[in-house]
RNA sequence: GGGCCUGUGGUGUAAUGGCAGCACAGCACCCUGUCAUGGUCGCAGGUGAGGGUUCGAAUCCCUUCAGGUCCA
Numbered sequence: 001g002g003g004c005c006u007g008u009g010g011u012g013u014a015a016u017g018g019c020a021g022c023a024c025a026g027c028a029c030c031c032u033g034u035c036a037u038g039g040u041c042g043c044a045g046g047u048g049a050g051g052g053u054u055c056g057a058a059u060c061c062c063u064u065c066a067g068g069u070c071c072a
Base pairs, nucleotide, nucleotide: 001071002070003069004068005067006066007065010024011023012022013021018055026043027042028040029039030038048064049063050062051061052060
């Protein structure tokens, strides 16, 4: 330098182009004499970045960034 793969809350992991979900962690409350355990249609928190296509994009296209891998 070129090809390919990956990137989603703090962590892990889902999501036929149509409400971004689940688990753990956090917070609040309930439960308990206290802690732990347990509970709640509770709360907060995310699509690496920029642009394009589309009525609608995590998803498709382009560029770019980071990591991995192969080739040179």
The RNA shown here (transfer RNA) has 72 nucleotides and comes from Candidatus Sulfotelmatobacter sp. Lineage of the source: Bacteria > Pseudomonadati > Acidobacteriota > Terriglobales > Candidatus Sulfotelmatobacter. Its Rfam family is "tRNA". The family's RNA type in Rfam is transfer RNA. Gene Ontology term of the family: triplet codon-amino acid adaptor activity.